Glycine riboswitch aptamer from a marine eukaryotic metagenome, 84 nucleotides, folded computationally. The prediction has a mean pLDDT of 77.

[in-house]
RNA sequence: CUUUGCGGGAGAGGGCGGCCUUUUGAGAGCCGACGCCGAAGGAGCAACCACCCCGGAAACUUUCAGGCAAAUGGACCGCAAAGG
Numbered sequence: 001c002u003u004u005g006c007g008g009g010a011g012a013g014g015g016c017g018g019c020c021u022u023u024u025g026a027g028a029g030c031c032g033a034c035g036c037c038g039a040a041g042g043a044g045c046a047a048c049c050a051c052c053c054c055g056g057a058a059a060c061u062u063u064c065a066g067g068c069a070a071a072u073g074g075a076c077c078g079c080a081a082a083g084g
Base pairs, nucleotide, nucleotide: 001083002082003081004080005079006078007077008076013034016032017031018030019029021027035068036067037066041064042062043061044060048056049055
C1' cells in the first nucleotide's frame, strides 16, 4: 500500500400528478414534472508535492452517475488478519 472481517458513519421531498395492487386504511413498485444533497465512482481547476524528463494531486468545483422514510450504499476513522 491492497484485500477481507467487525464497529462507528452525514446531508437532502417517505412531497405533487398519473398508473398498478389493495383487506379500500395505508404502504410498496413504475412513469412524469419539478425541488434538493455530496461522503461510492467519474470529470474539472488548483493549493501543494516532485522535478533531468514523464508527472502525482483534494474533503474544493461540477452534478454525468449516485442519493433525498427504512433497507442498501457510503468518503473517512478504529481494531484484527492475509498478501505484496